A computed fold for a 477-nucleotide part of an RNA from a metagenome, annotated as small-subunit ribosomal RNA, 3' major domain.

[in-house]
Context: one part of a larger RNA
């Protein structure tokens, strides 16, 4: 001086408890253990692996297998030699391998050189998703947005250190303030940045339409207007600033006023010194070894989608606070030219035929669902649930069998609220609805946004878990 205690004190955290909805039983979806497999490619393994790396596995990806092919190579830079380039036939699953045709541009009178591209040959080389993340750089996760980590000089100890950072109060906060052999400073904490919440103002088209005019079966559709809403630039506004009170006259803490907001207003970026020899050589980089007619490369098929099981993580349900029919409404935030597509027609429907507009506050996708109002169904394995198979079809796309999605009709399984256990959330939150985007020719229930509706409950810190401070004991470093 740390760790560590089923040691003591003091705090705080959806830690706990009051509370609302889950998971765990079912069906399916998706990842992993295991099992099989020619191959089921590789990495992640308490928290902090497991809808993770992957923001798209049908060929491609692709690393794996099996087959068939090449060895200066699929790619780079150097050296000779030949040739434009590029097309067309044959084998052949394809790579590929024979075979025909065919001479361009610049300089040059020519000989011949030159650029760009192709084959040939020799070797330096290339390549390697091969090993080591316990050789490393970078970047991540976690403890944890938890309040702590530290240094100069002074002082004290022989020293390891120790003071300062202890201590009384306060705070989310080592946050301020009072004392203090301590007086400064630093990285953290906070502010400073972006969003949202409220007024001003400056602007007025693609937004908007109160007032005036025309016109319409109707629509801001014109004329006109920027008051209004919006939008996108400036500024303002909040600071314990006011007033009480409580306190050590301090820091603060209680209550009030005004206000749109009140005491960090909501929400986000932002993660100190470190800890896990945490993860990552497969994102890239990179040091050792390791292969070099093979562990490298090109080609086609398959595998990555397999299924006696186990586990995480999700979708739908088990219904009346529901279902089914039919009407009627209110969004936000995106995306668009290899693109989004109106409106019409066709079709029971996925879709289909065409093509107005849109490089977009102009057009589109676009239908918001829940909600409301009518009407039935009346507690059934149902008009609750929709897995599973069957016939028929859309659509991407060279291909939809292994292996896509969707749609129609027919089938109509399991499921009647889930044992132990266990998660997640303090408000516009949880719980419910339903839009959108990356990725992407096509495909999600995942995932990252958007906004409808809109809630119960917190006496309390006994106790479970994690932490901070402080002191106590240790045969431990």
């Nucleotide at each position: 001086u740390g760790a560590c205690g089923g040691g003591g004190g003091c705090c705080c955290g959806c830690a706990c408890a009051a509370g609302c909805g889950g998971u765990g039983g079912a069906g399916c979806a998706u990842g992993u253990g295991g099992u099989u497999u020619a191959a089921u490619u590789c990495g992640a393994u308490g928290c902090a692996a497991c809808g993770c790396g992957a923001a798209a596995a049908a060929c491609c990806u692709u690393a794996c297998c099996u087959a068939g092919a090449c060895u200066u190579g699929a790619c780079a830079u150097c050296c000779a030699g030949a040739g434009a380039a590029u097309u067309u036939u044959u084998a052949g699953a394809a790579a590929u391998a024979a075979a025909a045709a065919g001479u361009g541009c610049c300089c040059g009178c020519a000989a011949g050189g030159g650029a760009a591209u192709u084959c040939u040959g020799a070797g330096a080389c290339a390549g390697g998703u091969g090993a080591u993340g316990c050789a490393u750089g970078g970047c991540u996760g976690u403890c944890g947005u938890c309040a702590g980590c530290u240094c100069g000089u002074g002082u004290c100890g022989u020293g390891a250190g120790a003071u300062g950072u202890u201590g009384g109060g306060u705070u989310a906060a080592g946050u301020c303030c009072c004392g203090c052999a301590a007086c400064g400073a630093g990285c953290g904490c906070a502010a400073c940045c972006c969003c949202u919440a409220u007024c001003a103002u400056u602007a007025g088209u693609u937004g908007c339409c109160a007032u005036c005019a025309a016109g319409u079966u109707a629509u801001g559709u014109u004329g006109g207007g920027c008051a209004c809403u919006c939008u996108a630039g400036u500024g303002a506004g909040a600071c314990u600033g006011c007033c009480g009170g409580u306190g050590a006259c301090a820091a603060a803490c209680c209550g009030g006023a005004g206000g749109a907001a009140g005491g960090u207003g909501g929400g986000g970026a932002u993660g100190a010194c470190g800890u896990c020899a945490a993860g990552u050589c497969a994102g890239u980089a990179u040091g050792u070894c390791c292969c070099u007619u093979a562990c490298g490369u090109c080609u086609a098929g398959g595998g990555c989608u397999a299924c006696a099981c186990a586990c995480g993580u999700g979708c739908u349900a088990c219904a009346a606070u529901g279902g089914u029919a039919a009407g009627u409404a209110c969004a936000a935030a995106g995306a668009g030219u290899u693109g989004c597509a109106a409106g019409a027609c066709u079709g029971u429907g996925a879709a289909g035929u065409g093509g107005a507009g849109c490089u977009a506050a102009u057009c589109u996708c676009a239908a918001a669902a829940a909600a409301c109002u009518u009407a039935u169904c009346u507690c059934a394995g149902u008009u609750c649930g929709g897995a599973u198979c069957g016939u028929a079809g859309u659509c991407u796309g060279c291909a939809a069998u292994u292996c896509g999605a969707c749609u129609a009709c027919g089938u109509g399984a399991a499921g009647u609220u889930g044992g132990a256990a266990u998660c997640g959330c303090u408000a516009g939150u949880a719980a419910u609805c339903g839009c959108g985007a990356a990725u992407c020719a096509g495909c999600g229930u995942g995932u990252c946004g958007c906004g409808g509706u809109g809630a119960a409950u917190a006496c309390g810190u006994u106790c479970c878990c994690g932490g901070g401070c402080c002191u106590u004991g240790u045969a431990c470093a």